[in-house]
RNA sequence: GGGCCUAUAACUCAGUUGGUAGAGUGUAACUCUUACAAAGUUAAGGUCAUCGGUUCGAACCCGCUUGGGCCCA
Numbered sequence: 001g002g003g004c005c006u007a008u009a010a011c012u013c014a015g016u017u018g019g020u021a022g023a024g025u026g027u028a029a030c031u032c033u034u035a036c037a038a039a040g041u042u043a044a045g046g047u048c049a050u051c052g053g054u055u056c057g058a059a060c061c062c063g064c065u066u067g068g069g070c071c072c073a
Stems, first nucleotide, its partner, number of pairs: 001072007010025004019056001027043005049065001051063003
């Protein structure tokens, strides 16, 4: 220098090739218990890395940039 993969909740990851963003763990409250743990219920927590474009509508399609990983030279 060229190419490929990747970026979604505090963490680990889903999200079916466009139509209101989810799970597990963790956190908080409550139930249960003499109490703790376990279990159960509920809740909080997201600018879907950034900036543009396409579209009635984008986490998803296109382009730039940035971080991480891999390959070639």
Predicted 3D model of a 73-nucleotide RNA (transfer RNA) from Stichococcus bacillaris. The organism belongs to Stichococcus, within Eukaryota. The sequence is in RNAcentral, with records from ENA. Rfam family: tRNA. Rfam describes the family as follows. Transfer RNA (tRNA) molecules are approximately 80 nucleotides in length. Model confidence (mean pLDDT): 81 of 100.